Predicted 3D model of a 72-nucleotide RNA (transfer RNA) from a Gemmataceae bacterium. NCBI's taxonomy places the organism under Bacteria, Pseudomonadati, Planctomycetota, Gemmatales, Gemmataceae. RNAcentral holds the sequence, with entries from ENA. It matches the Rfam family "tRNA". The family's RNA type in Rfam is transfer RNA. The prediction has a mean pLDDT of 83.
[in-house]
RNA sequence: GGCCCGUUCGUCUAUCGGACAGGAUAGCUGGCUUUCAAUCAGCAGAGAGGGGUUCAAUUCCCCUACGGGCUA
Numbered sequence: 001g002g003c004c005c006g007u008u009c010g011u012c013u014a015u016c017g018g019a020c021a022g023g024a025u026a027g028c029u030g031g032c033u034u035u036c037a038a039u040c041a042g043c044a045g046a047g048a049g050g051g052g053u054u055c056a057a058u059u060c061c062c063c064u065a066c067g068g069g070c071u072a
Base pairs, nucleotide, nucleotide: 001071002070003069004068005067006066007065010025011024012023013022018055027043028042029041030040031039048064049063050062051061052060
């Protein structure tokens, strides 16, 4: 250099065109407790960036960035 794969809450991980983008853990608030822990209830938190297709895109296509693999 060429080809292929990947990028989703802080972290891990679901979601194969119409979901409120789900779950676990962590965090925060409250209950329980003399207090802490544990536990229970609740809250908040995500589609790498840009463009295109479509009535509608996390999902399909292209470019870029980053990571990984194969190859010369």